c-di-GMP-I riboswitch aptamer from Rheinheimera aquimaris, 98 nucleotides, folded computationally. NCBI's taxonomy places the organism under Bacteria, Pseudomonadati, Pseudomonadota, Gammaproteobacteria, Rheinheimera. It was read from a public genome assembly, where an Rfam model found it.
Formats: sequence, structure tokens, C1' cells
RNA sequence: ACGCUCGAAAGGCAAGUCAUCCGAAAGGGUGUACACGCAAAGCUUCAGGUCUAAGGUUACUGCCGUUAAGCAGUAUCUACGAUAGCUGGGCUGCCGUC
Repeated sequence: ACGCUCGAAAGGCAAGUCAUCCGAAAGGGUGUACACGCAAAGCUUCAGGUCUAAGGUUACUGCCGUUAAGCAGUAUCUACGAUAGCUGGGCUGCCGUC
């Protein structure tokens, strides 16, 4: 220097609760006291999963209306939204021992 690995110590992170802010929602940022947990719970949406459905699709209903167009409601499908603390992959990495 590289690689592998059991245990220890120090240190680190922080689910959830509360306040506040962002967002249509899912979800996220910040603060606070605590602490469910985490050896990559550091970074990354590349693959799959899951959550949401604003916008859009389709159907139905209503309004308007000659028709068409338009508007509204309900249902449906949809990620371009989210999740790295769902899993896998990729990148990086602290202390100590051998």
C1' cells in the first nucleotide's frame, strides 16, 4: 500500500412525536427535546418493487347547446412526482485487529 474479517471503544446517522415551511398528493426541508433503529441509515433512480395521480387518457352522468366545441362531477388507466430507512447494482468511506 492492497485485500479480508470477528469483537471492542470513541465518534456518527436518526424512524416517530411536536412546531414551521414547500408540495395537488405521496412525500420532503428546517428547528426542538427525546430515541425506533442503522456498520455504509454516506452518495447515486441504473433495474425491479411500493406509494401518490397534479397534468393527461378513456368511460359514464350532468350543464350548455341545432350539432360540434366547451364546462363540471364520478370512475378508470397513466410518472414526467416520491421512496437510497423496500431490494439489487454502481461510486466513495471512519476507527481498531489480523